[in-house]
The prediction has a mean pLDDT of 81.
Predicted 3D model of a 73-nucleotide RNA (transfer RNA) from Candidatus Micrarchaeota archaeon CG1_02_55_22.
The same sequence occurs in records of 3 taxa.
């Protein structure tokens, strides 16, 4: 230098064929309890890695670039 996988919530990870993004676990509030755990039920928490670009619409397509593994040389 060329390739190949990723990057989405604090943490591991979904997202199907292009239609306004979820789960567990984690934090909080409430119930239950003498208390704590545990249950149960509710909340809040994302510029979807970055900048364009196609589209009526893009997490998804395409191009750059950044960053992480791994591959040839």
């Nucleotide at each position: 230098g060329c390739c190949c996988u990723g990057g989405u919530a604090g943490c591991u990870c979904a997202g199907u064929u292009g239609g306004u993004a979820g789960a567990g676990c984690g934090a909080c509030u409430g119930a239950c309890u003498g208390u704590u755990a545990a249950u149960c039920a509710g909340u809040a928490g994302g510029u979807c890695g970055u900048a364009g670009g196609u589209u009526c619409g893009a997490g998804u397509c395409c191009u750059g670039c950044c960053c992480a593994g791994g591959g040839c040389g």